[in-house]
This is a predicted structure of a 101-nucleotide RNA (Glycine riboswitch aptamer) from an Alphaproteobacteria bacterium.
Its mean pLDDT, the model's own confidence on a scale to 100, is 79.
It was read from a public genome assembly, where an Rfam model found it.
RNA sequence: AUAGCGCUACGGGAGAGACUGACAAAGGCUUGAAGCUCAUGGUCAGCACCGAAGGAGCAACCGCCCCGGAAACUCUCAGGUAACAGGACCGCUAGUGUGAU
Numbered sequence: 001a002u003a004g005c006g007c008u009a010c011g012g013g014a015g016a017g018a019c020u021g022a023c024a025a026a027g028g029c030u031u032g033a034a035g036c037u038c039a040u041g042g043u044c045a046g047c048a049c050c051g052a053a054g055g056a057g058c059a060a061c062c063g064c065c066c067c068g069g070a071a072a073c074u075c076u077c078a079g080g081u082a083a084c085a086g087g088a089c090c091g092c093u094a095g096u097g098u099g100a101u
Base pairs, nucleotide, nucleotide: 001101004098005097006096007095008094009093010091011090012089017047019046020045021044022043023042027037028036029035048081049080050079054077055075056074057073061069062068
């Protein structure tokens, strides 16, 4: 000095009901009583659906063997199904650490 790798920042980053039912405060509007708003949100329940946090399963492959590793495939426990957020993963980006050679 540098390949690779880790972390941080930045940029990119998919899928699937703004589904159905029940319940509800202060405040505000209004009224004879009622009612409306607050409330496309919240809590609970139900059905349908999605896979790219995490988790689990299969095993091509890696590994002489033992042991072990191992997908974006499968499952859907968890999570999610307007936007926002989150998001595996990606980067001829920046910083930083490590560092074969």